Model confidence (mean pLDDT): 83 of 100. Predicted 3D model of a 72-nucleotide RNA (transfer RNA) from a Candidatus Parvarchaeota archaeon. It was read from a public genome assembly.
RNA sequence: GCCUCUGUAGCUCAGUGGUAGAGCACUUCACUUGUAAUGAAGGGGUUGUGGGUUCAAUCCCCACCAGAGGCU
Repeated sequence: GCCUCUGUAGCUCAGUGGUAGAGCACUUCACUUGUAAUGAAGGGGUUGUGGGUUCAAUCCCCACCAGAGGCU
């Protein structure tokens, strides 16, 4: 330098065009002498950045940024 893949909640990951979810974690409450476990409720996201296509983009296209792998 070129090619491929990845980027979504604090962490690990779903979500193949129609207003974004799970598990764990976190907060509150119940239970307990107390803690853990269990049960109930709740908070948390400009979907890496910027453009484009579209009535509508996490999803399609382009560039860039970051990470991983490969070729030379």
It matches the Rfam family "tRNA". The family's RNA type in Rfam is transfer RNA.